[in-house]
Context: one part of a larger RNA
């Protein structure tokens, strides 16, 4: 320079409290703002910022009794959620191998690698801070060991003194092998239904009027829930069946494939997939409200129906089209093999590893040197208006933006 520029989009007012001190802290009543978000939940990223008590140098664009600041304590609980102990994609690495002065490059068998596949738990309650993890209730999966019931089986021969070897049969089990499934595009479209939402003159609880009226069969306000699992197997979708033969599926096969014959050809039967509804779960839990508590604590508890509507779900539906739309494991089946006890049903006991789990997440906690008008993938996303996730107002919920 200069007590100058600036103090980073935005609505606050009043009462009470705390305190040495209050425009900014706490609380109450109004008012205002967002509401396809300025709400809620995850992934990434951050890494204790979460919660409690205390503090008042510094940080906070002012103040501060306050804080994402400082100090001291505390907090993240899983067979089922996410990841690993399973699988593979692009891609990486790569025994041998090939190439290359060296360094190294490529690559088979393999082995890694989720953003995909597979995979058993839901509802309520609870803390200052965690919850599909704790508690209550009701389940399910895998393994193992019992008990009960119903089954099937543990063979025969040869060699050998024997041990043992060979052949054959055998309930069951069963591949690192074969086959099927898994298994997939895009665009229209039909039908049946659940969450949610709306309406109700029906059900339950409460009210009877700030100003004339308002006990109304149609007044006003509020509420009219409940999961997984188990049972049933519907709407809908898919699949022909039996026998014989065979040189294919690297060995084998009763499986798949191919051929032949017979039956059937029906929107059949049978089998498989399959939402929802219904029954149960539930004499439970929740529940408007009422009572109690504020030094703190909870208790009681009504109705819990009918109709309408749709993003989404059954749906991997069906039809059309050309650009012809992952793989492997799981699962099913087939044998090879193993094989003396074992299969199924019911019921019971025991066991079930490692890591993550706090908190922020359209942000003051991430990326932007900052408490920065920028950026940041996914899910839910109510009501009135409306074609709509536009717009305006609003619910739940959250804020009033550090002079």
């Nucleotide at each position: 320079g200069a007590g100058u520029a600036g103090c980073g989009a935005a609505u606050g007012a009043g009462g009470g409290g705390u305190g040495a001190g209050a425009a900014a802290c706490c609380u109450c009543u109004c008012c205002g703002c967002c509401g396809a978000a300025u709400g809620a939940c995850c992934a990434a990223g951050g890494g204790u910022u979460c919660c409690a008590g205390g503090g008042g140098c510094a940080g906070g664009u002012u103040c501060a009794u306050c804080c994402g600041c400082c100090c001291u304590g505390g907090g993240u609980a899983a067979g089922u959620c996410g990841g690993g102990g399973c699988c593979u994609a692009a891609g990486g690495c790569g025994a041998g191998g090939c190439c290359g002065a060296c360094a190294g490059g490529c690559g088979u068998a393999g082995u890694c690698g989720a953003u995909g596949g597979a995979u058993a738990a839901c509802g309520g309650g609870u803390u200052g801070a965690u919850a599909u993890u704790c508690c209550c209730g009701u389940a399910c999966c895998c393994g193992u060991c019992g008990c009960g019931g119903c089954g099937c089986g543990u063979u025969u021969c040869c060699c050998g003194c024997a041990a043992g070897g060979g052949a054959u049969g055998g309930a069951g089990u069963g591949a690192u092998g074969g086959g099927g499934u898994g298994a997939c595009g895009c665009a229209g479209c039909a039908g049946g239904g659940g969450c949610g939402c709306c309406c109700a003159g029906c059900c339950c609880g409460g009210g009877c009027g700030g100003u004339g009226g308002u006990u109304g069969u149609u007044c006003c306000c509020g509420g009219g829930g409940u999961a997984a699992g188990g049972g049933u197997g519907u709407a809908g979708g898919g699949c022909g069946g039996u026998g014989c033969g065979c040189a294919g599926g690297a060995a084998a096969a009763u499986c798949c494939g191919c051929g032949c014959a017979c039956c059937a050809u029906a929107g059949a039967g049978g089998c498989c997939c399959g939402a929802g509804a219904c029954c149960u779960g539930a004499u439970g839990c929740c529940g408007a409200g009422c009572c109690g508590a504020u030094u703190g604590a909870g208790g009681c508890g009504a109705a819990g129906u009918g109709g309408g509507u749709u993003c989404u779900c059954c749906c991997u539906g069906g039809u059309g089209c050309c650009g012809a739309g992952a793989a492997a494991a799981u699962c099913c089946u087939c044998u090879a093999g193993c094989g003396a006890g074992u299969g199924c049903c019911g019921u019971g006991g025991c066991g079930g590893c490692c890591c993550g789990u706090a908190c922020c997440c359209g942000a003051a906690a991430c990326c932007g040197a900052u408490g920065c008008a920028g950026g940041u993938g996914g899910u839910c996303g109510g009501g009135u208006u409306g074609a709509g996730a536009a717009u305006a107002c609003u619910a739940a919920g959250g804020c009033g933006a550090u002079c």
RNAcentral holds the full RNA, with entries from ENA, Rfam and SILVA. Large-subunit ribosomal RNA, domain III from Halostreptopolyspora alba, 403 nucleotides, folded computationally. Its mean pLDDT, the model's own confidence on a scale to 100, is 81.